[in-house]
Context: one part of a larger RNA
Molecule: small-subunit ribosomal RNA, central domain
Organism: Pirellulales bacterium
RNA sequence: CUGGGCUUAAAGGGUGCGUAGGCGGUGCAGAAAGUCGGGUGUGAAAUCCCUCAGCUCAACUGAGGAAUUGCGCCCGAAACUGCUGUGCUCGAGGAAGAUAGAGGUACGCGGAACUUAGGGUGGAGCGGUGAAAUGCGUUGAUAUCCUAAGGAACACCGGUGGCGAAAGCGGCGUACUGGGUCUUUUCUGACGCUGAGGCACGAAAGCUAGGGUAGCGAACGGGAUUAGAUACCCCGGUAGUCCUAGCCGUAAACUAUGAGCACUUGAUUGGAGGGUCCUCCAUAGCCUUCCAGUCGUAGCGAAAGUGUUAAGUGCUCCGCCUGGGGAGUAUGGUCGCAAGGCUGAAACUC
Numbered sequence: 001c002u003g004g005g006c007u008u009a010a011a012g013g014g015u016g017c018g019u020a021g022g023c024g025g026u027g028c029a030g031a032a033a034g035u036c037g038g039g040u041g042u043g044a045a046a047u048c049c050c051u052c053a054g055c056u057c058a059a060c061u062g063a064g065g066a067a068u069u070g071c072g073c074c075c076g077a078a079a080c081u082g083c084u085g086u087g088c089u090c091g092a093g094g095a096a097g098a099u100a101g102a103g104g105u106a107c108g109c110g111g112a113a114c115u116u117a118g119g120g121u122g123g124a125g126c127g128g129u130g131a132a133a134u135g136c137g138u139u140g141a142u143a144u145c146c147u148a149a150g151g152a153a154c155a156c157c158g159g160u161g162g163c164g165a166a167a168g169c170g171g172c173g174u175a176c177u178g179g180g181u182c183u184u185u186u187c188u189g190a191c192g193c194u195g196a197g198g199c200a201c202g203a204a205a206g207c208u209a210g211g212g213u214a215g216c217g218a219a220c221g222g223g224a225u226u227a228g229a230u231a232c233c234c235c236g237g238u239a240g241u242c243c244u245a246g247c248c249g250u251a252a253a254c255u256a257u258g259a260g261c262a263c264u265u266g267a268u269u270g271g272a273g274g275g276u277c278c279u280c281c282a283u284a285g286c287c288u289u290c291c292a293g294u295c296g297u298a299g300c301g302a303a304a305g306u307g308u309u310a311a312g313u314g315c316u317c318c319g320c321c322u323g324g325g326g327a328g329u330a331u332g333g334u335c336g337c338a339a340g341g342c343u344g345a346a347a348c349u350c
Stems, first nucleotide, its partner, number of pairs: 004321003007304002012318001014201004021194003025088006033081002035077008049065006091191001092188003095184005103177007110154001114150008125136002162169002206247006215241002220236004258317006266295011299306002323350003332343004
């Protein structure tokens, strides 16, 4: 060098776009860089190996050969890789027609509930719990009706339903806008895959500035419980939760399963389409493309399980792992307002 792995044992980057790089469909022609064959030069000697020879043998020494797997040059081959030229259409993309969807952004609107305020009725309790108490209430609460204001979230539909790269997305309407699927085979003609760095997006919490604050509610106060109760339960309640602008960049960011392509028995359910048979129409049936599930064949797997959405069989590219603790710590670097993030050891110990 080769050789092993990454669902759960250590190990898939949170996700995408994309630079360099790596890899790359099919026909013909060319040249000949890689590749292959032959020749030649060189590859010091000694050593190693083989065959002989010399010391009585051996070690040792001498002679010849082989080897020196390399490099240069010359001649040749043209299948494969690369290169040049010219084509092709199955990969990829575009076009036309149709279509499903909580995909995104902005603005506007709506009803239920809740809380507060004002008013009416009413008159002693309410609330809360395992039981209570703190709390609220004759300055009229709770209950009930009317009116007004406010903020947040959108019951039913709603569905192992849909959309999105992931994070995520759910009342209704309008505007702008991204992506997908199907059909036609209409166009381009390999334009592709992956992707170190890089850039962008990235739940919640947290931070900065300004607003907003109904409900909920870290911290905090009180009441209980208890041996204690810095908790679980109850009454309150500030940050926060919401909006705008900007940071942060992390999660059990999970399918704990990277992306792409090809191949490999099936059954069944749901979603979006297309086609088709029976004389016609419709349903059902059948065929087919894409998406999301369930069960299972072979295979794989330590097993659990997985099984055309592979963890099967192969190829390409990236990321990552190498005993437990020390430790995601120290240190340095870098990013951040900070909190902290990213990168990331060793001594020692078992």